[in-house]
């Protein structure tokens, strides 16, 4: 320097251009005499960053920035 794949709640990862979900793990509540455990609820995300296309972008497009990985 040049191809590829990734960057979405703390943390793992889903979403076919049409309400951003789940699992964990976090707070409150019940079970229990108490702990593991199991139930019920609940916060918590400017979908890396800026542009653009469109009625509607996390999804396309273009440019930046991070990681990984291969060539040189």
């Nucleotide at each position: 320097g040049g191809g590829c794949c990734g960057g979405u709640g703390g943390c793992g990862c889903a979403a076919u251009g049409g309400u951003a979900g789940c699992g964990u793990a976090c707070c409150u509540c019940c079970a229990u005499g108490g702990c593991a455990u199991g139930g019920a609820g609940g916060g918590g995300g400017u979908u890396g960053a800026g542009a653009g296309u469109u009625c509607a972008a996390a999804u396309c497009u273009c440019u930046u920035c991070c990681g990984g990985u291969c060539c040189a």
Transfer RNA from a Candidatus Levyibacteriota bacterium, 72 nucleotides, folded computationally. It was read from a public genome assembly. The coordinates come from a structure-prediction model, not an experiment, and the mean pLDDT is 83. Taxonomically the source falls in Candidatus Levyibacteriota (Bacteria, Bacteria candidate phyla).